[in-house]
Context: one part of a larger RNA
RNA sequence: AGACGGGGACCCGCACAAGCGGUGGAGCAUGUGGUUUAAUUCGACAAUAAGCGAGGAACCUCACCAAGGUUUGACAUCUAGCUGCAUUUCCUGGAAACAGGAAAGCCUUCGAGGGUGCUAGACAGAUGCUGCAUGGCUGUCGUCAGCUCGUGUCGUGAGAUGUACCGUUAAGUCGGACAACGAGCGCAACCCCUAUCCCAUGUUUUAUAUGUCAUGGGAGACUGCCCGUUUUAAAUGGGAGGAAGGUGGGGAUGACGUCAAGUCAGCAUGGUUCUUACACCUUGGGCGACACACAUGCUACAAUGGGGAAUACAAAGGGACGCCAAGCAGUAAUGCGGAGCAAAUCCCAAAAAAUUCCCCCCAAUUCGGAUUGAGGGCUGCAACUCGCCCUCAUGAAGCCGGAAUCGCUAGUAAUCGAACAUCAGCCACGGUUCGGUGAAUACGUUCUCGGGUCUUGUACU
Numbered sequence: 001a002g003a004c005g006g007g008g009a010c011c012c013g014c015a016c017a018a019g020c021g022g023u024g025g026a027g028c029a030u031g032u033g034g035u036u037u038a039a040u041u042c043g044a045c046a047a048u049a050a051g052c053g054a055g056g057a058a059c060c061u062c063a064c065c066a067a068g069g070u071u072u073g074a075c076a077u078c079u080a081g082c083u084g085c086a087u088u089u090c091c092u093g094g095a096a097a098c099a100g101g102a103a104a105g106c107c108u109u110c111g112a113g114g115g116u117g118c119u120a121g122a123c124a125g126a127u128g129c130u131g132c133a134u135g136g137c138u139g140u141c142g143u144c145a146g147c148u149c150g151u152g153u154c155g156u157g158a159g160a161u162g163u164a165c166c167g168u169u170a171a172g173u174c175g176g177a178c179a180a181c182g183a184g185c186g187c188a189a190c191c192c193c194u195a196u197c198c199c200a201u202g203u204u205u206u207a208u209a210u211g212u213c214a215u216g217g218g219a220g221a222c223u224g225c226c227c228g229u230u231u232u233a234a235a236u237g238g239g240a241g242g243a244a245g246g247u248g249g250g251g252a253u254g255a256c257g258u259c260a261a262g263u264c265a266g267c268a269u270g271g272u273u274c275u276u277a278c279a280c281c282u283u284g285g286g287c288g289a290c291a292c293a294c295a296u297g298c299u300a301c302a303a304u305g306g307g308g309a310a311u312a313c314a315a316a317g318g319g320a321c322g323c324c325a326a327g328c329a330g331u332a333a334u335g336c337g338g339a340g341c342a343a344a345u346c347c348c349a350a351a352a353a354a355u356u357c358c359c360c361c362c363a364a365u366u367c368g369g370a371u372u373g374a375g376g377g378c379u380g381c382a383a384c385u386c387g388c389c390c391u392c393a394u395g396a397a398g399c400c401g402g403a404a405u406c407g408c409u410a411g412u413a414a415u416c417g418a419a420c421a422u423c424a425g426c427c428a429c430g431g432u433u434c435g436g437u438g439a440a441u442a443c444g445u446u447c448u449c450g451g452g453u454c455u456u457g458u459a460c461u
Base pairs, nucleotide, nucleotide: 001461002460003458004457005456007455008454009453010452011451012450013449015445016444019408020407021406022405023404026299027298028297029296030295031294032293033292034290035289042053043052064285065284066283067282068281069280070279073123077122078121079120080119081118082117087104088103089102090101091100092099093098106114107113125274126273128272129271130270134268135267136263137262138261139259141257146185147184148183149182150181151180152161153160154159165176166175167174191251192250193249194248196219197218198217199216200215201214202213222245225239226238227237228236229235288427301401305360306359307358308357309356310355317348318347319346322341323340327336328335329334367398372393373392374391375390376389377388378387414437415436416435417434418433419432420431
C1' cells in the first nucleotide's frame, strides 16, 4: 500500500421489512446430470452452467455410430505432359454414392489458344488438440462511483498528498475549507423513443375537414419565479404557473481493473497432430433412449369459476417462390375458388380478457385435461424410429403444495390477448416486441445479502 475481521462510524440497493403473485407437491414441455447405448456428437457447472451456444435436429443441418465407397480429392492456386473431354440420355449392378457399357455432344482470331477432363507433383482438407500461446467478442462485480496522471510539497524509502474534513447529491454531483494547483478516463450532458403545444405538407381515411393521424421543422423544464431552512454557499422542504418539476418516463451508452471466467464449434490465428485418413461422398441410424435426480416453464386443482349464445374496444408488425378477400364444400383441420395488394389503399385479422342473457350448484363435478383408441387434414422425395393440426371416444394425477426459495415500487406486479425472427413444415408452453384491464405496500434500517467512503486490529500478501 492492499486484503481480511462473527471490529467501529456513516451511506446505498426489491437487500431486509410492509405487500401482491409465484417456485418447491401434480401432469406435461424444454434443458442438464446420471444410467443405457453401435452412437446416444461437442461445449457451458455457485453467484456468472442447466427454454444456455440452438432466432426451428424427420433427410440436410452433423461434428456421433454402422455399412458401402473415393484418394491431387467436395473446395483454391500453380507447374509439366496428354486430351473431341465437360455435360445429357439410356442399359447393367447397387440402398445410394459409385462402378462398367452404349449413344449424342465445345468455342476459336486456326497460335493446340481458352474452357474441360486425365496422369504426375507442389498442395488442398480436418467442427482434430491446446481459450493455460492468442485476436476479436462476451459474462460478472456494476450504470457501482470510482480509477489515475503531470508539476509541486512531505517522507531515507516503499509511498503519501491531491481523492482526507464539513455540508450536499443519484453521482469524486456541487459548494466551503485545505500544500496543494491543474488535468484525464468514468458521472452528467450531447443521441433515440415517449408525454403537451405551434407551423408546414396531405398519399390514405371520410359525404366533408382548419379534426384524428402521418411526415418534417420548431417551442417547452432551467430550481427559471415565490416562501421557509442552511454558512450569505452548494443544496433542500413547500408553493405558484404548467401537458410535464427538480434526472418527467424509458432506451442506447459499461471507467481502471477482477475471476489464467467463457468461447480454437461463429470467425480469425501461433504451435501441434492426421494425410488411402482424424480428409471426402453416400444410405440408414443417432443427437428424441429412461429405475432416477436437478433447473426453467406451461396447464390446473375451480363459482372473482366452467360452458353456450350475443356483442364492443387496440397497438405494433409481416406479405410476391408471398399475404390471400368474397363466395362455395366440409362438424372441423382444410379444400375449391379467384378479387385485391410490392401496401396509411389489399390481405394476414377473429383481438382476448371486459360487457349482456341463459345453464351448472360445490360434486374429483358441465373442474382438470394427461394418456390411449379410431377416423381424417397439411407440409415435404420421405412423417416407422421422430412433425403439426382437426373430429369422435377415453377421461389419469391434481382439492393450493414440507424444509426452503424467487420476482416485483406504477401504467409496475398480476392478468388478457396480438405480432415477429428462425422457418417447406414444426415438437414455441421458448425468445423478442406490442397493446388491453390494472392493484397492494414501503413504519423503518435492528437483522440477512451485495456494494461504497473513512477509521481500527492483524502472526496474511
This is a predicted structure of a 461-nucleotide part of an RNA (small-subunit ribosomal RNA, 3' major domain) from a Patescibacteria group bacterium. Its Rfam family is "Bacterial small subunit ribosomal RNA". Its family is annotated with ribosome and structural constituent of ribosome in the Gene Ontology. The sequence was found in a public genome assembly. NCBI's taxonomy places the organism under Bacteria, Bacteria candidate phyla.